[in-house]
RNA sequence: CUUAUCCAGAGUGGCUGAGGGAACAGGCCCGUCGAAGCCACAGCAACCAGGCGCUGAUGCCCAGGUGCUACUUCCUGCCCGAUAAACCGGGAGAGAUAAG
Numbered sequence: 001c002u003u004a005u006c007c008a009g010a011g012u013g014g015c016u017g018a019g020g021g022a023a024c025a026g027g028c029c030c031g032u033c034g035a036a037g038c039c040a041c042a043g044c045a046a047c048c049a050g051g052c053g054c055u056g057a058u059g060c061c062c063a064g065g066u067g068c069u070a071c072u073u074c075c076u077g078c079c080c081g082a083u084a085a086a087c088c089g090g091g092a093g094a095g096a097u098a099a100g
Base pairs, nucleotide, nucleotide: 001100002099003098004097005096006095011041012040013039014038015037019030020029021028024077025076026075027074042069043068044067047065048064050061051060052059073094078091079090080089081088
């Protein structure tokens, strides 16, 4: 950079000790009944690999390589629809993950 997906799912213990939910801003939350990080074990999922099946089908099995295990990617920010406003819907952008 390209493509696909992102309202589902899945946590305990140990070390440590004040922040964290990507960055900025606003909001809303989580946190000394222990945040983030690291380690161990457990689990979720099934993108890739592998196996089976199909050839006008795109399914099943497995769990080796990744990933993930508060909140929709926590929500919003830009555009469009609608509107008195709020709520709401769609898209973009950014980000995350996988594969190339």
RNAcentral holds the sequence, with entries from MGnify. The RNA shown here (SAM riboswitch aptamer (S box leader)) has 100 nucleotides and comes from a soil metagenome. Its mean pLDDT, the model's own confidence on a scale to 100, is 84.